[in-house]
This is a predicted structure of a 73-nucleotide RNA (transfer RNA) from a Minisyncoccota bacterium. Its Rfam family is "tRNA". By type it is a transfer RNA.
RNA sequence: GGGCCCAUAGCUUAGCUGGUAGAGCGCCUCCAUGGCAUGGAGGAGGUCAGGAGUUCGAGUCUCCUUGGGUCCA
Numbered sequence: 001g002g003g004c005c006c007a008u009a010g011c012u013u014a015g016c017u018g019g020u021a022g023a024g025c026g027c028c029u030c031c032a033u034g035g036c037a038u039g040g041a042g043g044a045g046g047u048c049a050g051g052a053g054u055u056c057g058a059g060u061c062u063c064c065u066u067g068g069g070u071c072c073a
Stems, first nucleotide, its partner, number of pairs: 001072007010025004019056001027043006049065005
């Protein structure tokens, strides 16, 4: 320098054929227990890596940039 893959909540991740972003763990509150562990109920937390384009509509499609992984030279 070139090819391919990845980037979504604090962590691990789902998200189909483009249609109002979910789960587990963790965190907070409440209940049960004398307390812990544990169980139950509820809640907060995401400008989907950044920018541009296409579209009525983009996490999803296209392009560029950044970061990471891998292969070739």
The sequence was found in a public genome assembly. Taxonomically the source falls in Minisyncoccota (Bacteria, Bacillati).